[in-house]
RNA sequence: CGAGUCGGCCGGGCGGUCGCGGCGGCGCAGCGGCGUCGUCGAGGAAAGUCCGGGCUCCGCAGGGCAGGGUGGUGGGUAACGCCCACCCGGGGCGACCCGCGGGACAGUGCCACAGAAAACAGACCGCCGGUGCGGUACGCCGCGCCGGUAAGGGUGAAACGGUGGUGUAAGAGACCACCAGCGUCCGGGGCGACCCGGACGGCUCGGUAAACCCCACCCGGAGCAAGGCCAAGAGGGCCCGGCGUGCCGGGCCUGCGCAGGCGACAGAGGGCGGCCCGCCCGAGCCUGCGGGUAGGCCGCUGGAGGCUGCCGGCAACGGCAGCCCUAGAGGGAUGGCCGCCGGCGCCGGCCCCGGCCGGCGCGCACAGAACCCGGCUUACAGGCCGACUCGUCCG
RNA sequence: GGCGGGGUAGCUCAGGCGGUAGAGCAAACGGCUCAUAAUCGUUGUGUCGCCGGUUCGAGUCCGGCCCCCGCUA
Numbered sequence: 001c002g003a004g005u006c007g008g009c010c011g012g013g014c015g016g017u018c019g020c021g022g023c024g025g026c027g028c029a030g031c032g033g034c035g036u037c038g039u040c041g042a043g044g045a046a047a048g049u050c051c052g053g054g055c056u057c058c059g060c061a062g063g064g065c066a067g068g069g070u071g072g073u074g075g076g077u078a079a080c081g082c083c084c085a086c087c088c089g090g091g092g093c094g095a096c097c098c099g100c101g102g103g104a105c106a107g108u109g110c111c112a113c114a115g116a117a118a119a120c121a122g123a124c125c126g127c128c129g130g131u132g133c134g135g136u137a138c139g140c141c142g143c144g145c146c147g148g149u150a151a152g153g154g155u156g157a158a159a160c161g162g163u164g165g166u167g168u169a170a171g172a173g174a175c176c177a178c179c180a181g182c183g184u185c186c187g188g189g190g191c192g193a194c195c196c197g198g199a200c201g202g203c204u205c206g207g208u209a210a211a212c213c214c215c216a217c218c219c220g221g222a223g224c225a226a227g228g229c230c231a232a233g234a235g236g237g238c239c240c241g242g243c244g245u246g247c248c249g250g251g252c253c254u255g256c257g258c259a260g261g262c263g264a265c266a267g268a269g270g271g272c273g274g275c276c277c278g279c280c281c282g283a284g285c286c287u288g289c290g291g292g293u294a295g296g297c298c299g300c301u302g303g304a305g306g307c308u309g310c311c312g313g314c315a316a317c318g319g320c321a322g323c324c325c326u327a328g329a330g331g332g333a334u335g336g337c338c339g340c341c342g343g344c345g346c347c348g349g350c351c352c353c354g355g356c357c358g359g360c361g362c363g364c365a366c367a368g369a370a371c372c373c374g375g376c377u378u379a380c381a382g383g384c385c386g387a388c389u390c391g392u393c394c395g
Numbered sequence: 396g397g398c399g400g401g402g403u404a405g406c407u408c409a410g411g412c413g414g415u416a417g418a419g420c421a422a423a424c425g426g427c428u429c430a431u432a433a434u435c436g437u438u439g440u441g442u443c444g445c446c447g448g449u450u451c452g453a454g455u456c457c458g459g460c461c462c463c464c465g466c467u468a
Stems, first nucleotide, its partner, number of pairs: 001391010012341007020041009043366001047377002050375005055223004062277004067219005072086005087101001088099004102214002107212002109208003124153002126149010161179006180204001182201008227298004235254009256290007269281004305324008342364001343362009396467007405420004414451001422438005444460005
């Protein structure tokens, strides 16, 4: 210098002006408000809602079956399907990357098409032996039948170890040597997954579990529209007052009316996500029609919180100390305009080929909180920093 | 905001435990008719919403996106 791998970070800045939401102060109104000042006001993904938790309620949730999830090992964490380190397999010259990575000698299923045969293997061609018939130039050849054979051909994603030899009619782990793989045992290393070495064995036992299934571990359900409090309400009852004696006004209590069906301990209905058992609550429940309320407050943001330093750990992460407070709406705020700087694109000029100068254009990536948090995934203009690998050249 | 269901031919929908995708209507062409309809015969047809993965092989199984519909005070 070129090509590349991995990790981390930023993702506009300053000022003016007009507005918006929360909180606080002051002033005016004083029944909800108005004005003014100060202060705070989106993200790395606030997104998808795919996992995990906090929180809240359901009776703190019992047993069995069914169901769902996870899946190498060790660790981290509140927890996880996340993260870290390592192991194994695959890819890359390499830095490094990828893996839903338990079990296919527990059982069942499936393996289309092609092919002779697809899982207790299998004779289409070929090769070999026997035999019948025919031909013959007496070497043999052709056709048929009965057998042997998985070394060769061809099919397929996949054809029952590979190479060489012995052997044989031809062949074959039938036998032998080496190699690959499997199983058992022994020794060593590691917490472990696993690795290294040695001995023996029968000669080789296909794939698929993101098919059923088996094994180990985990899982109660719903979700802030969860949930709690206050007010109001139609209809009715009681009391007080007024008068025009059946109307009006006010206060308190209850929480609407009609029809049909089921039921009150031999119990309707309901709860413990599904089913069964078991347990509990229980006087109302279901359907239809008509009517009323359509408001406020809490939950609501200070938390597994952030930053810095030190210590422990390979790391994820943990511990300690100090500092900081940083959105809380409810038709739902965080915006519009202007100027300067920065950035990007286009055009022109200059020169030492990458910068400088000038003009024009673009407000300039993806996108916007709604109970909160830890992850994952997806979207993203442009830019910065660090570590490492390969190649070429120079020293 | 939260929670469920779905996407297959022009339309409406099937597709069992993976093997190369159909049915009805519609459309096109032909027959019948003077002509139209009805009717009869024949035919065409899909990136199975998109992208990856598992598998020899994916509409189907797994993961991630996109779109549509419904429920919920």

Two RNAs folded together computationally: RNase P RNA and transfer RNA, 468 nucleotides in total. The prediction has a mean pLDDT of 78.